Background
This is a predicted complex of two RNAs, RNase P RNA and transfer RNA, with 434 nucleotides together. It holds a member of the Rfam family "Bacterial RNase P class A". Rfam describes the family as follows. Ribonuclease P (RNase P) is a ubiquitous endoribonuclease, found in archaea, bacteria and eukarya as well as chloroplasts and mitochondria. Its best characterised activity is the generation of mature 5'-ends of tRNAs by cleaving the 5'-leader elements of precursor-tRNAs. Cellular RNase Ps are ribonucleoproteins. RNA from bacterial RNase Ps retains its catalytic activity in the absence of the protein subunit, i.e. it is a ribozyme. Isolated eukaryotic and archaeal RNase P RNA has not been shown to retain its catalytic function, but is still essential for the catalytic activity of the holoenzyme. Although the archaeal and eukaryotic holoenzyme s have a much greater protein content than the bacterial ones, the RNA cores from all the three lineages are homologous -- helices corresponding to P1, P2, P3, P4, and P10/11 are common to all cellular RNase P RNAs. Yet, there is considerable sequence variation, particularly among the eukaryotic RNAs. Identified in Yersinia as Ysr151/RnpB.

RNA sequence: GGAGAGGGCCAAGCAGUCGCUCGCUCGCGGAGCGAGCGGGAGGAAAGUCCGGACUCCACAGGGCAGGGUGGCCGCUAACGGCGGCCCCGAGUGAUCGGGGGAAAGUGCCACAGAAAGGAGACGGCCCCGUAGCCGUGAGGCGCGGGGAUACGGUGAAACGGCGGUGCAACACCGCCGGCGGCGCCGGUGACGGUGCCGCGCGGUAAACCCCACCCGGAGCAAGACAAACUAGAAGGCAGCGUGGCCCGCGCAUCCUUCGGGUACGUCGCUCGAGCCGGCGGGAAACCGGCGGCCCAGAGGAAUGACUGCUGCCUCCGCGGGAGAGCGGGGGAACAGAAUCCGGCUUAUCGGCCCUCUCCGGCU
RNA sequence: UGCCGGGUCAUCUAAUGGUAGGAUAGUGGACUCUGAAUCCACUCAUCUUGGUUCGAAUCCAAGCCCGGCAG
Numbered sequence: 001g002g003a004g005a006g007g008g009c010c011a012a013g014c015a016g017u018c019g020c021u022c023g024c025u026c027g028c029g030g031a032g033c034g035a036g037c038g039g040g041a042g043g044a045a046a047g048u049c050c051g052g053a054c055u056c057c058a059c060a061g062g063g064c065a066g067g068g069u070g071g072c073c074g075c076u077a078a079c080g081g082c083g084g085c086c087c088c089g090a091g092u093g094a095u096c097g098g099g100g101g102a103a104a105g106u107g108c109c110a111c112a113g114a115a116a117g118g119a120g121a122c123g124g125c126c127c128c129g130u131a132g133c134c135g136u137g138a139g140g141c142g143c144g145g146g147g148a149u150a151c152g153g154u155g156a157a158a159c160g161g162c163g164g165u166g167c168a169a170c171a172c173c174g175c176c177g178g179c180g181g182c183g184c185c186g187g188u189g190a191c192g193g194u195g196c197c198g199c200g201c202g203g204u205a206a207a208c209c210c211c212a213c214c215c216g217g218a219g220c221a222a223g224a225c226a227a228a229c230u231a232g233a234a235g236g237c238a239g240c241g242u243g244g245c246c247c248g249c250g251c252a253u254c255c256u257u258c259g260g261g262u263a264c265g266u267c268g269c270u271c272g273a274g275c276c277g278g279c280g281g282g283a284a285a286c287c288g289g290c291g292g293c294c295c296a297g298a299g300g301a302a303u304g305a306c307u308g309c310u311g312c313c314u315c316c317g318c319g320g321g322a323g324a325g326c327g328g329g330g331g332a333a334c335a336g337a338a339u340c341c342g343g344c345u346u347a348u349c350g351g352c353c354c355u356c357u358c359c360g361g362c363u
Numbered sequence: 364u365g366c367c368g369g370g371u372c373a374u375c376u377a378a379u380g381g382u383a384g385g386a387u388a389g390u391g392g393a394c395u396c397u398g399a400a401u402c403c404a405c406u407c408a409u410c411u412u413g414g415u416u417c418g419a420a421u422c423c424a425a426g427c428c429c430g431g432c433a434g
Base pairs, nucleotide, nucleotide: 001359002358003357004356005355006354007353008352009351010350012310013309014308015307016306017305018304020040021039022038023037024036025035026034027033028032042334046345047344049343050342051341052340053339054219055218056217057216061247062246063245064244066215067214068213069212070211071085072084073083074082075081086099087098088097089096090095100210101209105208106207107204108203109202121149122152123151125147126146127145128144129143130142132141133140134139160176161175162174163173164172165171178199179198180197181196182195183194184193185192186191223267224266225265232258233257234256235255236254239251240250241249274293275292276291277290279288280287281286312331313330314329315328316327317326318325364433365432366431367430368429369428370427373387374386375385376384381417389405390404391403392402393401410426411425412424413423414422
């Protein structure tokens, strides 16, 4: 200098004018208005994909059904999240992607192919028999029985590699690799190393299933308080809370269908697994402690608009060895709180920083 | 704001993980003096992007769009 890998951060700044919303204080007799001071969107506020807090249903209990997760160890309120490690695969590498069980059982594997599973003999190969056919004959063809899978062809997939012996043959034996079982050593563990014995064994669980662990249901339109109101009619008799079902528990009058009408105010509501800065523990995720801070709470829903200056990116022109510089034009994203929090995922103009890898050059 | 359901030709629909089929509509032709009806042929699709699998409309994940319910 070039090409990459991983991670973190920002989300233009300042001033002026006019506005919006919330809180406090003050003024006006009041509704309310006005003045002053202070607060006022995000890294994703989004999707609602997971997990929790909170509220109600009973204090959330037992069983079935259903759903979810999936290497190991940890972190956490919890998680499908995060950290470290293990194995497999990709890459020269930094690094990235994947992760229970197919040697429990069942199912499926279209077409092609002989055969798609404890499978299978189509062609070619070898042996034996042979009453048929051909041939003077050796023999060949056909038929029947058997052996064998080191060859062919099909397919996404058809049982690993190497060597030796020499068999009727494609047979037999050994070694390496793979898998399983039993030990030993190291490790908390996943796993790694090693010894002996055995096997010749397809894929698929984001198919059913098995194993281990987890999950009660609904959601702030949860729920609570206050207030108000009309017009009932028909049917049912065991129901309602109670949900997918049963048990259990509680309540004591309700349920279904049709039809009409009033009101919609207050609380929940924002101080929280909170933010910032040191310190300590830990390899890290994270935890502990100290000091400081208060940082939106609206309800058809505020957080805005305009102007000026500076800065950023880009294009054109002048300039010039390359630049610096000057002038003019254009651009500045994704998006927007609605009970709150931890994650994941998706969208995003432009820019900054840190660590690491490979290649090339110079010293 | 929260919670659900669904996306297949222009329309309505079908399809055990194994060639995306049918009806209506459209276009062309045949029949007819002409039109309709009928017959024949053709065109047109799995919302998008990844993943699992030999193979995806179907299974899984993310996104997009549409519809419904709750005071």